[in-house]
Transfer RNA from Trichodelitschia bisporula, 88 nucleotides, folded computationally. Rfam family: tRNA. Rfam links the family to the GO term triplet codon-amino acid adaptor activity. The family's RNA type in Rfam is transfer RNA. RNAcentral holds the sequence, with entries from ENA and Rfam. The organism belongs to Trichodelitschia, within Eukaryota.
């Protein structure tokens, strides 16, 4: 170089041409169970406070980059980028 296949919050995955959904992480509240307590209280126990399980709720994506049909693109057409295959 030529052909195929991928590219969607941080991570994994979805979406018939018609609101871009879901897990995981992450923030936040509630609750439970186990530390921890050198600190404070009216000390069988509260309060802070670490981890972990549960549960509510949040925030996070102009869908690789421009452009083109389209009333309407994550999906469908072209150029180009990145990755990965295959062929010479």
């Nucleotide at each position: 170089g030529g052909c195929c296949g991928c590219g969607u919050g941080g991570c994994c995955u979805a979406a018939u041409g018609g609101u871009a959904a879901g897990g995981c992480g992450u923030c936040u509240g509630a609750c439970u169970a186990c530390g921890a307590u050198u600190c404070c209280c009216u000390u069988u126990g509260g309060g802070u406070u670490g981890u972990a399980a549960u549960c509510a709720g949040g925030a996070g994506a102009u869908u690789g980059c421009a452009g083109g049909u389209u009333c309407g693109a994550g999906a469908c057409c072209u150029g180009c980028c990145g990755c990965g295959g295959u062929c010479a």